About this RNA:
Predicted 3D model of a 166-nucleotide RNA (Lysine riboswitch aptamer) from a bovine gut metagenome. Of the family's consensus pairs, 93% are formed in the model. RNAcentral holds the sequence, with entries from MGnify.
RNA sequence: CGAAAGAGGUGCGGUGUCCAUCAGUAGCCUCCGGCAGGGCAGGCAGCCGCCGGAGGGGAAAGGGGCCACCGCCGAAGCGUCGGUCCCCGUGCCUGCGGGGCCGCCGCUGGGGUCAUGGAGAAGAUCCAUGGCACUGUCACGGAGGGUAAGACGUGGAGCGCUGUCG
Numbered sequence: 001c002g003a004a005a006g007a008g009g010u011g012c013g014g015u016g017u018c019c020a021u022c023a024g025u026a027g028c029c030u031c032c033g034g035c036a037g038g039g040c041a042g043g044c045a046g047c048c049g050c051c052g053g054a055g056g057g058g059a060a061a062g063g064g065g066c067c068a069c070c071g072c073c074g075a076a077g078c079g080u081c082g083g084u085c086c087c088c089g090u091g092c093c094u095g096c097g098g099g100g101c102c103g104c105c106g107c108u109g110g111g112g113u114c115a116u117g118g119a120g121a122a123g124a125u126c127c128a129u130g131g132c133a134c135u136g137u138c139a140c141g142g143a144g145g146g147u148a149a150g151a152c153g154u155g156g157a158g159c160g161c162u163g164u165c166g
Base pairs, nucleotide, nucleotide: 001166002165003164005162006161009073011072012071013070014069015068016067018065019064028056029055030054031053032052033051034050035049037048038047040095041094042093043092044091076108077107078106079105081103082102083101084100086099087098088097089096109135110134112132113131114130115129116128117127118126119125137156138155139154140153141152
């Protein structure tokens, strides 16, 4: 230098069944009251309503948990940019917004907790930033002298670390 292989543990992600939540919410039906309009914006068309209250009736998706299985240790997550024949916001067109997939590059060793912000129905959960200790790894340092291991202290980052082969 190259190749393949390993380790960190409340480790990372995916799929499936079930469960709770979503929620007595939304669509829908009836009655009452009000409005002249009703889509995220504009245009064309089409449809018939729109807002609120009461009653009836009554979901689902996303997100989450246990378990099982699968793939793994830049696992994975996030961000800028670029691409996309994809999806949603009544039909079409244009725009805008949101989402999915792919690629280059950049950041983050890992989990926890707290604070702030964002998403979300949500005190769940996820994401970002920062603080705090903890943990794994390597380096450095001191101890009455030396060595090994360990403990202690400080610091760095996975483009790292350990061992094997060439």